A computed fold for a 362-nucleotide RNA from an uncultured Desulfuromonadales bacterium, annotated as Bacterial RNase P class A. It was read from a public genome assembly, where an Rfam model found it. Rfam family: Bacterial RNase P class A. Rfam describes the family as follows. Ribonuclease P (RNase P) is a ubiquitous endoribonuclease, found in archaea, bacteria and eukarya as well as chloroplasts and mitochondria.
[in-house]
């Protein structure tokens, strides 16, 4: 100097007039995002006839932490990819419960199978039957590799090695795993984001939840006494539970008005402090939108930021390279609507810190 890889930020213009708005303890306070999005998970919160058993469905799936929770996030392990920094996996079961499928090509796609080829035999010389998976061919996959023995010709058929698989011991790790040793010819492909099987979770609706307030009616609710008969919840369904004809008593009713819920909160920033890290504990210290036909926005100055031109100045033998007065043009996706905490989409260029590779210098 190139080329890359991670992280990171209170980056997503700043400042100031004027005009508008929405909220208010009115005091010249506040007032959109990293995603507010999508509604894809998980929680808080609220309310229902407490949600107990199996059954359906549905999501999840290595190990150990993290957290209110998680399908999430940290660490580690296997496995893949890259010279390497790093980077990616829904990563239980296909070594045995079972079944499906494997496009095209090929004979044949999984306890197989003979197209050519090999070797026997036998022939009327074209072939015929039988043996063979070593050699060709096809395919993304064709039933372990190499080399000797075997053999009519092969073949884990048998050895030797060299991958893998299963058991069995030992030693390390809390595990998942790893390393060593030993036994076994066991060598039967792949696919479970196919169907199934293991094993964990899930009660259902949701701020249009809920609660108050208000003129009439239709009805409505609460307690008891009776009855378990009709019919009803329990949002897949059984079974179980629970309401439940009626009669007495006592309440006093709610519409996309209003008002609440509503925004202080698993908050946010500093500083120690345990943790490898997610995280978490103590102390300060702020206070940061609450519309609801739905507030947060324009307009102009100047000043930054990018890109293209470019007087001029500087370095250098030179290619060239800094610096740059001016002019011209851009600056995205997007938008709260109980609240958080994920994960996914979408978006605009820089910057800053660490790595690591290649070239060249000293």
């Nucleotide at each position: 100097u190139g080329a890359a890889g991670c992280a990171g930020g209170a980056c997503a213009g700043a400042u100031g007039a004027c005009c508008g708005c929405g909220c208010u303890a009115c005091g010249u306070g506040c007032g959109a995002g990293g995603a507010a999005a999508g509604u894809c998970c998980g929680g808080g919160c609220u309310c229902c006839g407490c949600a107990g058993g199996g059954u359906a469905u549905g999501a999840c799936g290595c190990u150990g932490g993290a957290u209110a929770a998680c399908g999430u996030c940290c660490a580690g392990c296997g496995g893949g990819g890259g010279c390497g920094a790093c980077c990616c996996c829904a990563g239980g079961g296909a070594a045995a419960a079972g079944u499906g499928c494997c496009a095209c090509a090929g004979a044949g796609a999984g306890a197989a199978g003979u197209c050519c080829g090999c070797c026997u035999g036998c022939u009327c010389a074209g072939g015929c039957a039988g043996g063979u998976a070593a050699g060709g061919g096809u395919g993304a996959a064709a039933g372990g590799g190499u080399g000797a023995g075997g053999u009519a010709a092969g073949a884990g058929c048998u050895c030797a090695c060299c991958g893998g698989g299963u058991c069995c011991g030992u030693c390390g790790g809390u595990g998942a795993c790893g390393g060593c040793g030993g036994a076994u010819g066991c060598c039967a492909g792949g696919u479970a984001a196919a169907c199934c099987c293991c094993g964990u979770c899930a009660g259902g609706a949701g701020c249009a939840a809920g609660g108050c307030c208000a003129a009439a009616u239709a009805g409505g609710g609460a307690g008891g006494c009776g009855u378990c008969a009709a019919g009803g919840g329990u949002g897949u369904c059984c079974c179980g539970c629970c309401c439940g004809u009626g009669c007495c008593u006592c309440c006093g009713g709610g519409u996309u008005g209003g008002c609440u819920g509503c925004u202080c909160g698993a908050g946010g920033c500093u500083g120690c402090c345990g943790g490898u890290a997610a995280c978490g504990g103590c102390a300060g210290u702020c206070c940061c939108a609450g519309a609801u036909g739905a507030a947060u926005g324009g307009u102009c100055a100047u000043c930054g930021c990018c890109c293209g031109g470019g007087a001029a100045g500087g370095g250098g033998u030179a290619a060239c390279c800094c610096u740059g007065a001016c002019c011209g043009g851009g600056a995205a996706c997007a938008g709260a609507a109980c609240c958080c905490g994920g994960c996914u989409u979408a978006u605009g260029g820089a910057c800053u810190g660490c790595u690591u590779c290649a070239a060249c210098c000293a």